This is a predicted structure of a 71-nucleotide RNA (transfer RNA) from a Minisyncoccota bacterium.
RNAcentral holds the sequence, with entries from ENA.
[in-house]
RNA sequence: GCGGGUGUGGUUUAAUGGUAAAAUUUCUCCCUUCCAAGGAGAAGACGGCAGUUCGAUUCUGCUCACCCGCU
Numbered sequence: 001g002c003g004g005g006u007g008u009g010g011u012u013u014a015a016u017g018g019u020a021a022a023a024u025u026u027c028u029c030c031c032u033u034c035c036a037a038g039g040a041g042a043a044g045a046c047g048g049c050a051g052u053u054c055g056a057u058u059c060u061g062c063u064c065a066c067c068c069g070c071u
Base pairs, nucleotide, nucleotide: 001070002069003068004067005066006065007064010024011023012022013021018054025043026042027041028040029039030038047063048062049061050060051059
């Protein structure tokens, strides 16, 4: 330099163009003599910029980060 792949709460994974889901983590409450475990609730995310579309995590382009391959 060229090509390919992956980007979703702090972390790990879902979601085939139509309200972003769950586990875990954090916080609050309940339970318990206390802790742990358990129960209830809350907070927290689609890498970025454009395009297509009534509507984009999803399709397209560029770009950024990481990984792989070729030279």

Record summary: Its Rfam family is "tRNA". It is annotated as a transfer RNA. Rfam describes the family as follows. Transfer RNA (tRNA) molecules are approximately 80 nucleotides in length. Rfam links the family to the GO term triplet codon-amino acid adaptor activity. The prediction has a mean pLDDT of 83.